RNA sequence: AAUAAUCUUCGGGGUUGGGUGCAAUUCCCUACCGGCGGUAUAGUCCGCGACCCGUGCUUGCACGGCUGAUUCGGUGAGAUUCCGAAACCGACGGUACAGUCCGGAUGAAAGAAGAGAGCG
Numbered sequence: 001a002a003u004a005a006u007c008u009u010c011g012g013g014g015u016u017g018g019g020u021g022c023a024a025u026u027c028c029c030u031a032c033c034g035g036c037g038g039u040a041u042a043g044u045c046c047g048c049g050a051c052c053c054g055u056g057c058u059u060g061c062a063c064g065g066c067u068g069a070u071u072c073g074g075u076g077a078g079a080u081u082c083c084g085a086a087a088c089c090g091a092c093g094g095u096a097c098a099g100u101c102c103g104g105a106u107g108a109a110a111g112a113a114g115a116g117a118g119c120g
Stems, first nucleotide, its partner, number of pairs: 006115005017029003031100002033090002035048004043088002052065006070086005092103003
């Protein structure tokens, strides 16, 4: 100086204003939000995580499955990532039908940062 095991910390945002109604932050109009890695800067490309389903057992892990949505124009060597314009998408349970409320969840996790010996 770089690291292994291991440990620590961090690690998801959002219903404004109005309408109908006994009742809706759930319907209608409008508003608002965008996890992680890669890549010319990405909710919509590629991959991952989360949720959900199945199997196995050691019952919280392993393996498998499932897994939403973008176009046009411009600049450029290069951008479905930038700029301009117009679109679109969003697990499960609860409840007047929910991306935004409440709940599992003071959870888990992709991952990010830090600590880290000996040998050489």

RNAcentral holds the sequence, with entries from Rfam. Predicted 3D model of a 120-nucleotide RNA (FMN riboswitch aptamer (RFN element)) from Lachnospiraceae bacterium YSD2013. It matches the Rfam family "FMN riboswitch aptamer (RFN element)". From the family's description: The RFN element is a highly conserved domain that is found frequently in the 5'-untranslated regions of prokaryotic mRNAs that encode for flavin mononucleotide (FMN) biosynthesis and transport proteins.